A computed fold for a 386-nucleotide RNA from Allosaccharopolyspora coralli, annotated as Bacterial RNase P class A. The coordinates come from a structure-prediction model, not an experiment, and the mean pLDDT is 76.
[in-house]
Formats: sequence, C1' cells, structure tokens
RNA sequence: UGAGUCGGUCGGGCGGCCGCGUCGGGCGUGGCCCGUCGAGGAAAGUCCGGACUCCACAGGGCACGGUGGUUGCCAACGGCAACCCGGGGCGACCCGCGGGAAAGUGCCACAGAAAGCAGACCGCCCGGUUCGACCGGGUAAGGGUGAAACGGUGGUGUAAGAGACCACCAGCACCCCGGGUGACCGGGGUGGCUCGGUAAACCCCACCGGGAGCAAGGUCAAGAGGGCGCUACGGCGCCUGCGCAGGCGUUCGAGGGCGGCCCGCCCGAGUCUGCGGGUAGACCGCUGGAGCCUGCCGGCGACGGCAGGCCGAGAUGGAUGGUCGCCGAAUGGGAGCACCGCAAGGUCCCCAGGAACAGGAUCCGGCUUACAGAUCGACUCAUCCG
Repeated sequence: UGAGUCGGUCGGGCGGCCGCGUCGGGCGUGGCCCGUCGAGGAAAGUCCGGACUCCACAGGGCACGGUGGUUGCCAACGGCAACCCGGGGCGACCCGCGGGAAAGUGCCACAGAAAGCAGACCGCCCGGUUCGACCGGGUAAGGGUGAAACGGUGGUGUAAGAGACCACCAGCACCCCGGGUGACCGGGGUGGCUCGGUAAACCCCACCGGGAGCAAGGUCAAGAGGGCGCUACGGCGCCUGCGCAGGCGUUCGAGGGCGGCCCGCCCGAGUCUGCGGGUAGACCGCUGGAGCCUGCCGGCGACGGCAGGCCGAGAUGGAUGGUCGCCGAAUGGGAGCACCGCAAGGUCCCCAGGAACAGGAUCCGGCUUACAGAUCGACUCAUCCG
C1' cells in the first nucleotide's frame, strides 16, 4: 500500500421564538408564571426467561409442552463465556436444534433393474435349444442411474466371481493403559468381517414444566342509592349496585376447585340463561432498579466483589412537536491539470444537497428483525522498503 476477519462507540450539532406532558414552587387559583425533567439501540416482533399480582397448592395413572456436546456464568432462560467434536477458510476467523438410527415403525423425490435386504437392466461365465436379438442357472468384479448402490487397494482363488481366503489401510463394538473436572484425546489388544440415510418423522432416553396476566390486582363504594360526563339547566348518556322472568339444585346435592382427561379428593347453597342494559370515571399499582457511571481487585472469559458518585419519561382520545437562523455528514454535478498514482481514481477548489431504521405504556434479562452513514481498537494474508 492492497485485500480481509472480529469487536466497541456514535447515529445530526448550537441558538431564538411558539407549543405539549410530569414534578416542585409561587400567585391575583375553571387558570397563569418560574424552575425542572421529557424515547431507543433497537422503544419494534411479542419469540424465550424472570420480577410482581390474583387464583390454586391430597394423591395416583395416562396424555401434553419444552430443552438436548461438556464445564461454567446468571434471579432465570431456548441466553452468554470458555472448551470439545464435525465442517469450511492459506490465515485472522466462521458455521453446526451437536442425545439415541447395532430397540421398534415409517419414509428415501427424479433417475435407476434394484433404495434396505434383498435384488440381475447391460455385461461376464456355465448349460440347454426350434441355433434367433431365445430359455434356465451362477456372478455385485466391470458399465449405466442417483445425494446415497452393501468397505478400499493389491493378491490367492474360480467356469466367471465374491471377505470365500490373505496382507495392509479405513471404520465399528468390547476390553486395558495413560492424560483431562468433563465433553474428549493418545496408545495397545481382541472380535465378527462392514451393520446406508433420515429423529426441525413417529418413537426411545435424560432433565425441566401449576394457571392466568398490569385490561393482573386493589380503593373510592353506601345498597333503589351512589359516582362520572355533557347540557339549551328542562334533562340526556354512561358505570357500579340492582330488579324481573324462567331452568336446575340445597345431603338423592346444582355449581366450583385440584393446568388437560380418568380415578380420587376438597369446597359447597346457590347457580345458569334471557330482558331492563349499555363493558363508565377518578386514584393506587407506576417506576429507585437483578439500576447507571468511574476506579480498584479476582477470573482466559461470561461474570463476581469492594469503594465513591449519580437519579436519567410516566402519558392514558395517550406529551416529547413546529418554525427561523448558523454549522453541517452522505450523495450528485463541474472546472483546473496544482499534488499523489502506470492507470482507474483520490486530495485540493466551486455549486447543489440537507441526515438511516424507527418511537415508550408494569418493569427487567435475552434472542430475532430493521438501520444512510461516521468513528475507534485488535488481529490475519500478500507485496514493497529499512
């Protein structure tokens, strides 16, 4: 200098005016003024895991869902770290739902004779024949098909062949030794001679799993009364509570709970349907927390510990916006031929331009997805120079 790999940070800035929401203060209080704070790295998808809230919390069986190399981290996880194994790359590094296919069942498109234990399309060999391109038998060594065809190479053997036999190699099962916490790795021996793939197919094994969710849940809240909104002040609308009618029930037990079903157990006097009659309002929950920043210590790391400092949204018909000025990245166009370069092109100069994806709604930890661009760090390969 060129080509790459991995990771981090930022993701328009400053000011004026107008406007919106929270909180605090003040005042002349249906409001106004001052101060304060006011979206994100993904707030998103709602895919996992938790906190929190309510319900449930005798037991058994059968189903159901999830996870899946090992050791760690974490509140927990399907997350993360390091390592192991397999695959890719010269390399930095990247990819893998990565238990079991020698329990059983299913499936394996197209092509091919045949796709799982046997099997003969061509070929090869033997025999027969009506001498024909026909028939019978043997053969998985050769050809052809395929993602995949029943270990590979050489030899013995044979009519031709074949782990039929032999040598070496590969693979598998079992045993032993050594290393490692472990996944696993290295070495040795024995064996039958080789057992195809697929479990994000059923299934088997191991482990884990109560249900519903902030519209959770609670308060105002009283029992023919109360609350809220609008109003032309006459009322109207909405919610809670309630009323009416009917069915089934009160130990011969409705109905409900124990996540699903069955058994079983428990509670139990109300419950279900229809109509009036329509799923209100305010407040709490609500945001200070597995919090953020800095430093030190331990650890390869995820992470943990200690010390100091900080408070950074809380709306609910749902705030966080508009406009003006200055500056401005990307990007587009142009000129000179000044600088670098063999060149493409870049730098310099001028003009235009005017910032990606996107936006809270109980809160956290992750994952996934979207993202114009800017910037920093570590590392690899190639070439050149010292």

Rfam family: Bacterial RNase P class A. Rfam classes the family as a ribozyme. Rfam links the family to the GO terms dimeric ribonuclease P complex, tRNA processing and ribonuclease P activity. NCBI's taxonomy places the organism under Bacteria, Actinomycetota, Pseudonocardiales, Pseudonocardiaceae, Allosaccharopolyspora. The model forms 96% of the base pairs in the Rfam consensus.